[in-house]
C1' cells in the first nucleotide's frame, strides 16, 4: 500500500466482499510449565445457609463466675450512656439533568483532627435495668414500685449572636483513670485543614411523519421558610417567559479520566483501575444526627416469601462465598487479620468477606520447553509414477553430548516497621545433589483474492462457499490418502467495533448524459459584500500566568534471571480562565469617494400584457336556380349520403373558430408563452449622455406571485376537429392502427387545480482567459453630397474552434475553463415516489415521504460483432424467361414406423435417407437361438515332451471328441540350437463393449464466397482504430488514383493435368497419298497424311479506334485454331457448426475376463396395416414391331477374355485358334437411315404379377441369387397442393465400359462417346460482403378467462346489508372535570379531659399538725 466482482472486451460511476488490528467474549478440535492480570455483558430475577459493624467497665447502676487475707480483686457482660452504623463494599434500574466534565462565583454549614483565647458557679427531678403482678402461640408488651450516670432539666455568668443601641438572648460533666501529678474528657469563641450544600458560562445522543410550549408559569413588592441564595412556599400586582441557533413531545442512554482503531482529522465504546452521580424488593415519608431523607435504621402502602394456636407476626445478598432460574457464557458456601487501611478504646485489645493471600478457568498478555551435534545402504513402510524413478528425508535407525523441564532427596528466605512479640501465603520462591532423552504437538489451510498439488472415491448426488463461484464420469474448489504452506500451547469459527471506505468528503466527493439544479420570478430572516484614511480591540496573533486529580499514553532510568508487570523522573500538544502587548486582515463606530447599484434627460426595436372595434380567405349549414345517377371512402372494400334529386355548379344568407403569404437556428417575455389590422391603457429591455444619490449590492431557508395541456364548478357558445361511444373493415382474435358517424372537450366569462422530457435534462451573481464566420437592435467614424458598402463601440442570438476541462460523448467569452459568494439537491438496484401520518384541494389528486423484505449488481459513455418484415451499392440457375422432371402408376432401392428370439450398428434440415455398403444365400456378421472352449482363434516370455507332417476309421448338425497307421528331417564346437506341434503354470491376450461432449487423423458445410491477418508507425486513458476506409474498376482486398500510413503474409490469380491449333522427333501392333499385290493395308514398300507420345510454339488487352483523370480498366475492331480467366478438372484462407466418424485406423479414461472374449450349426440383417426420399420403366404414332444398312470413344482380360466350328428357339453347353494385349478377345454400339406393318384402342402401348419348363455359379439357391423359353398381361391415357435440375457441346436423349464380384438383387455408383436444343424482357424477394441511420440484444411481462375494485347514468324502495342520527342496556379499559374521603408523618387552629405549677375565694364532718380533755 491494495485486491476480487457488472461487460464479448473497455473506460467510468457505484454498491457488495476480502486481506489488518481489537475484545470481560462464546463455540469446535487439541492441551506441558511458570509469572502477571481478568472472570454474570443475560433476569435492578428470586434467594436456603454462614459470615460482611461494632466498640468502650478509664461514663453508669446492677448481675454472674472465679479467687480471696472476707476488706476486696479479676474476668464476662443484658441494660442506661458515648462514639461509630452517612465510611468502607455492591450495582447501573432511573436520569438528556447544573447529572457529569471544565472554568468561574457568593449568600452557607461542618462531628472527629490542628492552633489560639477563655471557662466549667449553684441547684433539681426522672427513666431503663431490677422486683412483683399480668396479656400474648409468638413477636412483643402492660401496670405498680426502687435506682445511677459523661443521660435529662432549671438558675447564674459571657469574649459570642440579635439590635429600633434602650436592651434582649444565651454554655458546661470538675466527670473518669492514675496513686500523686499527669493523661483523657466537658463548654464557649476565633481561625486552619479536609468535607458538604448552592449559583453561573461553555461542552458532549437521535427524531420536524413532534411546531408551538408554559399559569407558580416569567418578573416585582411584602411575608414565611432554609445552614444558605432563590416562586423554595404564600398574598397582592404586572403579563410576561421559552422556541427553526429546534422549545415542547417521543425514543435511547449514568457521565468522565480513559479504552480501541486510524497517518491524522475523526469513528466506536465507557468491563477491570480511578473521580463524580444515582440506587438499595417497588412507591412514599419523615425521625435521629455535624453529616441521611440512611444497602445489613424507623414508619406507611403494595407485590412476593416464610411462621402461626388464625387473633397476629417476620423478611429484603445490586456486601463475600453459595443456590435456583435466565443464557452461547463467567469461579471456592477457602485461609488470615502477618502486612496496608478503617471503627471503638487511655491502652492491652476487639471487630473488619475492606484488604492480604490461596483455589478454579489457555479468558488474555508475557516468558520457557517438548532436546543438541553428527549420521546415506539416501533402509523399511507410505504416496505418486512416463515403471526409469521421485518424494516423505538427516527425517528415522545408530553414535556422541546436555538436563531448561520432570521425579526424588537435602538446605531454605526477604516480606517485621519508630516495635518485645507477631508470617495467612509456605517448607512457597530460591540454592545444592542424584536419575534418565527420559514426561510433553496440535490446529487451520492449499481454485483466484492468498503462502501452499497430486492420487483415489463421488457424479448438479453427497456436499462446499467470505465474494466471485465449484459439483451433471478424468473435480488442484465436495469426502479420504500422501505431500506442502501458515501459526503454535494453541489453532480455527462465530459475534461486535474501527480501518481499508475519498462509500457523508473540515482535512477530502459530487449534480449536461451515471444518483443529484426547486417550472419561473419576487423577497423577510440568515450568509457574503467596492475605494480611502481615523479610532476601538470582539475575532486574530503573541509574552507571562492559574488550572485541567492520580493512574493511563510518550521519552528516560531502574527492580523482579528476561519479558509481561512494577517503581522513580520528565516532556509536548490541546481546552478553559486571568493579565500585558500588536493592529495587517475580518468586525464595530463615526467620516469621505464613485468604478457596483439606482434615478434623471434624449432616442429606439419588438407576435411583451389587458380591453375594445374591424377584416378577408376557407369550412359547415340553410334557401333558391341549373342538372342527373351516382357521390364518398380505401391497399382493396364496406358502413354512410343519393331518384323524396345527392355529388357537381351558380346566386343569396347564417354561424363559430383560426389568422395563409411576409416568416427567418429572426423578435419579445422571468418562465409558462406570444403571430390579421386599428385604437386606448400599461410593464420591461437596449443605446447615448454623465445631471443627481452615494454601497443603497448579491443570494435567499420559511413565505408570496405567476405557471402549458388535461381536468373540475357555474353560466354562455358550439363551424371544424374530436377522448368516450356506435357502425364498417383488417385479423387467429383486434376492446388498435384504416374508414363512416359522433358526445364531453376544444372557444368566451368568473373561479379552482399547480403538475409536464415545465429540457440547454446545464440555479443565480461578479471578474478573468485566443480567435474566425453569420444574424437582430442602437450609437458612431477621418465612410458618404446623401443612402449603401467598409471600420469601431455596446447589448442580444447562432455556428466552428485555441488553451483548459471531461469517463467519454462533448463544452469552449452565451463554459461543462479559471476563481469567489449564496441557495437547492445526491449517496447501490428493486420495494417506491408506494404505505402510514400531516397539510392543501369540490374531486381528480398534489406536497412531504419511510420500512420490512430481496439482489450482487443496477447504471453512463464509447468499442467490436450479430439480428431486423431498415437504407445505399453489388453478386449468384436466386426469381423470372425457357427445356425436362419429381409429387399420381408399377417396380427397384434407402429411411422412419411397426413387428420380431434377432430384424446388428452408425448417418437425421440445407450439409441423413441408390449414405458407410466398389456388391448380406454360408462366409461377410458385429445381431438371435442352440452346442462347445478357457493362457484362449492371434502376440511375446519360462519349463517339459515330441521331428514336422501325412493317411484312414468311428461318432456328431458342425465345431469338436475318440482311435489306428505311415514317417524319424536340418545345423552343430556333440553340450546343444532353429522351426513346428502338444502339455503345464503365470505375466498376459482379446472386446465392432461405453464416451466423436476426453482426442489424433480424415471428411462435410458456409464457399472457390473474397475475404482473414501481421510487423513497424500514428491516433485513442482504454477496448480498439488506422492500414483493409474514399473515387473508379474487376470474376476477385483484381488493379489504378488519393490518403498517417509504410510494408508483409495466408487466400484470389498464375504455376499442375486434360482438351482445342501448329512444328520437331519417332514409325510398331498404328496409317496408306504414290507403286505393286489381295476377298481384305492381306503382303512388299513408304512414314506424306491420320494417329500415337515426348519435346516445343501459341494468347500477352500485344496492335488499332473510342470512353475514362493522361491511370487502372471498359467497349468495338483487325489478325488468329483459339480473345479478354479459351473450356473443363485438381487445388478450399482465418474460422463457424462441442457438425460427422472410438464400426476404417490410432488413442486417453471407464467397463468385461469359464465372458461384453473365442469356435460352430441354423436363423436374422430380405419381416410389412403404413409414411417419406432417390431412381428405373411407362402411359405411346417425334411411337411399337419386323427386315436391311452406317458411324464411336474409353476401358477390361491368364484361377482370365475367348474368336471359330457345332448343339439348343434361347439362356447356355461341347470342342477349340489367339492373346500377359495400338497385334488376340470381350465387341453386333444404340439413337440414326431405308423399306414394310400397326392406326388411337388399355391397343401389336405398357410390362408388373403368376404358372410351367430349363440354364449358370456355388459344399449349398427353401427362407434368399441371376438368366432363358412358353404362357399370363396388373396399375397406368402425362399426374393436386407443392417442389427439383439446367445458360452450350449445356439441358434433353441414345447406347458402351469398368470396379466390387464364385454368382447376383446394378434400374446404383464411376467413366466414355453419339445426336443435340430453347431462353435470359425485367425487377420483387433471398444469400454473401460493405457502409452507416434507426430499433432490439433476454428478461420481465403480455394476451385470454374468471373474480375483485372503481367512475358515470337510469329504475325501484318489498327484503337484506352498510353508514349516519336518536333512545335504552352494557363487560373491561382509557381520558377529563368536580365533590367527598384518605395512612403515617409534618404544620396550624380550636375544644375537652388529665397532669403539673401559681394566685384568689368558699369550706364543714372526718383525717392531719399543735394544744387541751
Nucleotide at each position: 500500500a491494495g485486491a476480487g466482482u457488472u461487460u464479448g472486451a473497455u473506460c467510468c460511476u457505484g454498491g457488495c466482499u476480502c486481506a489488518g488490528g481489537a475484545u470481560g467474549a462464546a463455540c469446535g478440535c487439541u492441551g506441558g510449565c511458570g509469572g502477571c492480570g481478568u472472570g454474570c455483558c443475560u433476569a435492578a430475577c428470586a434467594c436456603a445457609u454462614g459470615c460482611a459493624a461494632g466498640u468502650c467497665g478509664a461514663a453508669c447502676g446492677g448481675g454472674a463466675a472465679u479467687c480471696u487475707u472476707c476488706g476486696g480483686a479479676u474476668u464476662c457482660u443484658a441494660g442506661u450512656g458515648g462514639c461509630g452504623g452517612a465510611c468502607g463494599g455492591g450495582u447501573g434500574a432511573g436520569u438528556a439533568a447544573c447529572a457529569c466534565g471544565u472554568a468561574a462565583g457568593a449568600a452557607u454549614u461542618u462531628g472527629c483532627c490542628u492552633u489560639u483565647a477563655g471557662g466549667a458557679g449553684g441547684g433539681g427531678g426522672a427513666c431503663a435495668a431490677c422486683a412483683a403482678c399480668u396479656g400474648g402461640a409468638a413477636a412483643c408488651g402492660g401496670u405498680u414500685g426502687c435506682u445511677a450516670a459523661u443521660a435529662c432539666c432549671c438558675c447564674a455568668u459571657a469574649u459570642g449572636c440579635u439590635u429600633u443601641c434602650g436592651a434582649g438572648u444565651g454554655a458546661a460533666a470538675u466527670g473518669g483513670a492514675u496513686u500523686u501529678u499527669u493523661c483523657c474528657g466537658c463548654c464557649u469563641a476565633a481561625a486552619g485543614a479536609g468535607a458538604a450544600g448552592c449559583u453561573u458560562g461553555c461542552g458532549g445522543c437521535u427524531g420536524a411523519u413532534u411546531a408551538g410550549c408554559u399559569u407558580g408559569u416569567u418578573g416585582g413588592u411584602g411575608a414565611g421558610g432554609u445552614a444558605a441564595u432563590g416562586g423554595c412556599u404564600c398574598a397582592c400586582c404586572a403579563a410576561g417567559g421559552c422556541g427553526a441557533c429546534g422549545a415542547u413531545c417521543a425514543g435511547u442512554a449514568u457521565c468522565u479520566g480513559g479504552u480501541u482503531u486510524g497517518a491524522g482529522a475523526g469513528g466506536a465504546c465507557g468491563a477491570u483501575c480511578a473521580g463524580a452521580c444515582a440506587c438499595a424488593c417497588u412507591g412514599g415519608a419523615a425521625c435521629u444526627g455535624a453529616g441521611a431523607c440512611a444497602c445489613g435504621g424507623u414508619c406507611c402502602a403494595g407485590a412476593c416469601u416464610c411462621c402461626u394456636a388464625c387473633g397476629g407476626g417476620a423478611g429484603g445478598c445490586a456486601g463475600c462465598a453459595g443456590u435456583g432460574g435466565g443464557g452461547a457464557a463467567u469461579u471456592u458456601u477457602c485461609c488470615g487479620c502477618a502486612a496496608u487501611g478503617g471503627g471503638c478504646g487511655a491502652a492491652a485489645g476487639c471487630c473488619u468477606g475492606a484488604c492480604g493471600g490461596a483455589g478454579c478457568a489457555a479468558c488474555g498478555c508475557c516468558g520457557c520447553g517438548u532436546g543438541a551435534g553428527g549420521g546415506a545402504g539416501g533402509a523399511a513402510g507410505g504416496u505418486c509414477u512416463u515403471u526409469g524413478g521421485a518424494u516423505u528425508g538427516u527425517a528415522a535407525a545408530c553414535c556422541u553430548c546436555u538436563u531448561u523441564u520432570c521425579u526424588c532427596a537435602a538446605g531454605g528466605a526477604a516480606g517485621a516497621a519508630g516495635u518485645u512479640c507477631u508470617g495467612a501465603c509456605g517448607g512457597u520462591a530460591c540454592u545444592u545433589g542424584a536419575g534418565g532423552a527420559a514426561u510433553c504437538a496440535g490446529c487451520c489451510u492449499c481454485g483466484g483474492c492468498u503462502a501452499a498439488c497430486u492420487c483415489c472415491g463421488u457424479g448438479c448426488c453427497a456436499g462446499c462457499a467470505g465474494c466471485c463461484g465449484c459439483g451433471g464420469u478424468a473435480a488442484u474448489a465436495c469426502g479420504g490418502g500422501g505431500g506442502a504452506g501458515g501459526c503454535a500451547a494453541g489453532c480455527g469459527u462465530u459475534a461486535u467495533c474501527c480501518g481499508g471506505a475519498a462509500u457523508u468528503a473540515u482535512u477530502g466527493g459530487g449534480c449536461g448524459u451515471a444518483a443529484a439544479g426547486c417550472g419561473u420570478c419576487c423577497g423577510c430572516a440568515g450568509g457574503u459584500g467596492g475605494u480611502c484614511a481615523g479610532c476601538c480591540a470582539a475575532g486574530u496573533c503573541u509574552g507571562c500566568u492559574g488550572u485541567c486529580a492520580a493512574a493511563u499514553c510518550a521519552g528516560g532510568u531502574u527492580g523482579c534471571u528476561u519479558a509481561a508487570c512494577g517503581a522513580c523522573c520528565u516532556a509536548a500538544a490541546g481546552g478553559c480562565g486571568g493579565u500585558g502587548g500588536a493592529a495587517a486582515c475580518u468586525g464595530g463606530c463615526a467620516g469621505a469617494c464613485u468604478a457596483g447599484a439606482g434615478a434623471g434627460c434624449a432616442g429606439u426595436a419588438g407576435g411583451g400584457g389587458u380591453a375594445g372595434c374591424a377584416g378577408g380567405a376557407a369550412u359547415u349549414c340553410c334557401c333558391a336556380g341549373u342538372g342527373u345517377a351516382g357521390c364518398g371512402g380505401u391497399g382493396a372494400a364496406a358502413u354512410g349520403c343519393g331518384u323524396a334529386g345527392a355529388g357537381a355548379u351558380u346566386g343569396g344568407g347564417a354561424a363559430g373558430a383560426a389568422c395563409a403569404u411576409c416568416g427567418g437556428u429572426g423578435g419579445c417575455g422571468a418562465a409558462a408563452g406570444c403571430g390579421u389590422g386599428c385604437u386606448a391603457c400599461u410593464g420591461g429591455g437596449c443605446u447615448g449622455u454623465a445631471u443627481c444619490u452615494g454601497a443603497c449590492a448579491c443570494u435567499c431557508a420559511g413565505g408570496g406571485a405567476c405557471g402549458a395541456a388535461a381536468g373540475c364548478u357555474a353560466g354562455g357558445g358550439g363551424a371544424g376537429c374530436g377522448a368516450a361511444a356506435g357502425g364498417g373493415a383488417u385479423u387467429a382474435g383486434a376492446u388498435a392502427c384504416c374508414c363512416c358517424u359522433g358526445u364531453a372537450g376544444u372557444c368566451c366569462u368568473a373561479g379552482c387545480c399547480g403538475u409536464a422530457a415545465a429540457c440547454g435534462a446545464u440555479g443565480g451573481a461578479u471578474a478573468c482567459u485566443a480567435g474566425g464566420c453569420g444574424u437582430g437592435g442602437c450609437u458612431u467614424g477621418u465612410a458618404u453630397c446623401g443612402a449603401c458598402c467598409c471600420g469601431a463601440g455596446c447589448c442580444g442570438u447562432g455556428c466552428c474552434g485555441a488553451a483548459g476541462c471531461u469517463a467519454a460523448c462533448g463544452c469552449g467569452u452565451u463554459a461543462a475553463g479559471u476563481a469567489u459568494c449564496c441557495c437547492g439537491c445526491c449517496u447501490g438496484g428493486g420495494g417506491a415516489g408506494u404505505a402510514c401520518g400531516c397539510a392543501c384541494g369540490c374531486a381528480a389528486g398534489u406536497g412531504u415521504g419511510a420500512a420490512a423484505c430481496u439482489c450482487a449488481a443496477a447504471g453512463g459513455a464509447a468499442u467490436u460483432g450479430a439480428c431486423g418484415g431498415g437504407g445505399g451499392c453489388c453478386c449468384g440457375c436466386a426469381c423470372a424467361a425457357g427445356c425436362g422432371g419429381u409429387g399420381g402408376a408399377g417396380u427397384a432401392u434407402g429411411u422412419g414406423g411397426u413387428u420380431u428370439a434377432a430384424u446388428u450398428c452408425g448417418a437425421u434440415g440445407c450439409a441423413a435417407c441408390g449414405c458407410g455398403a466398389a456388391g448380406a444365400a454360408c462366409c461377410u456378421u458385429a445381431c438371435c437361438a442352440g452346442g462347445g472352449c478357457u493362457u484362449g482363434a492371434c502376440a511375446u516370455g519360462u519349463c517339459a515332451c515330441a521331428a514336422a507332417u501325412c493317411u484312414u476309421u468311428c461318432u456328431g448338425a458342425a465345431a469338436g471328441g475318440a482311435a489306428a497307421g505311415a514317417g524319424u528331417g536340418c545345423c552343430u564346437u556333440c553340450g546343444g540350437g532353429a522351426a513346428u506341434g502338444u502339455g503345464a503354470a503365470c505375466a498376459c491376450a482379446g472386446g465392432u463393449g461405453g464416451u466423436g461432449c476426453a482426442u489424433g487423423g480424415c471428411u462435410g458445410u458456409c464457399g472457390u464466397c473474397a475475404g482473414c491477418u501481421c510487423g513497424u508507425g500514428u491516433c485513442g486513458u482504454g477496448a480498439g482504430a488506422u492500414g483493409u476506409u474514399g473515387g473508379g474498376u474487376u470474376a476477385a482486398g483484381u488493379c489504378c488514383c488519393g490518403c498517417a500510413a509504410c510494408g508483409a503474409g495466408c487466400g484470389u490469380a498464375a504455376c499442375c493435368c486434360u482438351u482445342g491449333u501448329c512444328u520437331u522427333u519417332a514409325g510398331u501392333u498404328g496409317c496408306c497419298a504414290u507403286c505393286a499385290u489381295u476377298c481384305a493395308g492381306u503382303u512388299g514398300g513408304g512414314c506424306a497424311c491420320u494417329u500415337u507420345a515426348a519435346a516445343g510454339a501459341g494468347a500477352c488487352u500485344g496492335c488499332c479506334g473510342g470512353u475514362g483523370a493522361u491511370a487502372a480498366a471498359c467497349c468495338g475492331g483487325a489478325g488468329g485454331a483459339a480473345g479478354g480467366u479459351g473450356a473443363g478438372g485438381a487445388c478450399g484462407a482465418c474460422g463457424u457448426c462441442a457438425a460427422g466418424u472410438c464400426a476404417g485406423c490410432a488413442u486417453g479414461c471407464c467397463c468385461c475376463u469359464u465372458a461384453c472374449g473365442c469356435c460352430c450349426u441354423g436363423g436374422g440383417c430380405u419381416a410389412c396395416a403404413c409414411a417419406c426420399g432417390u431412381a428405373c420403366u411407362a402411359c405411346a404414332a417425334u411411337g411399337g414391331c419386323c427386315g436391311a444398312g452406317a458411324c464411336a470413344a474409353a476401358g477390361a482380360g491368364u484361377c482370365g477374355c475367348a474368336a471359330g466350328u457345332u448343339u439348343g428357339c434361347a439362356a447356355a453347353g461341347a470342342c477349340a485358334a489367339g492373346c500377359u494385349a495400338a497385334u488376340c478377345u470381350c465387341a453386333u454400339a444404340a439413337a440414326c437411315u431405308c423399306g414394310g406393318u400397326c392406326u388411337c384402342a388399355g391397343u401389336u402401348c405398357g410390362g408388373a404379377u403368376u404358372g410351367u419348363a430349363g440354364g449358370c455359379u456355388g459344399c449349398a439357391a427353401c427362407u434368399c441369387g441371376c438368366c432363358u423359353a412358353c404362357a399370363u398381361g396388373a396399375a397406368g391415357u402425362u399426374g393436386g397442393a407443392a417442389u427439383c435440375g439446367c445458360u452450350a457441346g449445356u439441358a434433353a436423349u441414345c447406347g458402351c465400359c469398368g470396379g466390387u464380384c464364385a454368382g447376383c438383387u446394378a434400374u446404383a455408383c464411376g467413366g466414355c462417346g453419339g445426336u443435340g436444343a430453347a431462353u435470359c424482357c425485367g425487377g420483387c424477394g433471398g444469400c454473401c460482403a460493405u457502409c452507416g441511420c434507426c430499433g432490439c440484444c433476454a428478461c420481465g411481462c403480455g394476451a385470454c378467462c374468471g373474480a375483485g375494485c372503481u367512475g358515470g347514468g337510469c329504475c325501484g324502495c318489498a327484503u337484506c346489508g352498510a353508514g349516519c342520527g336518536c333512545c335504552u342496556c352494557g363487560a373491561a379499559g382509557g381520558g377529563a372535570a368536580u365533590a367527598u374521603c384518605c395512612a403515617a408523618g409534618c404544620c396550624c387552629a380550636g375544644c375537652a379531659a388529665c397532669c403539673g405549677u401559681c394566685c384568689g375565694c368558699c369550706g364543714a364532718a372526718a383525717a392531719c399538725c399543735u394544744c387541751c380533755u
Notes: Small-subunit ribosomal RNA from a freshwater metagenome, 1413 nucleotides, folded computationally. Rfam family: Bacterial small subunit ribosomal RNA. The prediction has a mean pLDDT of 80.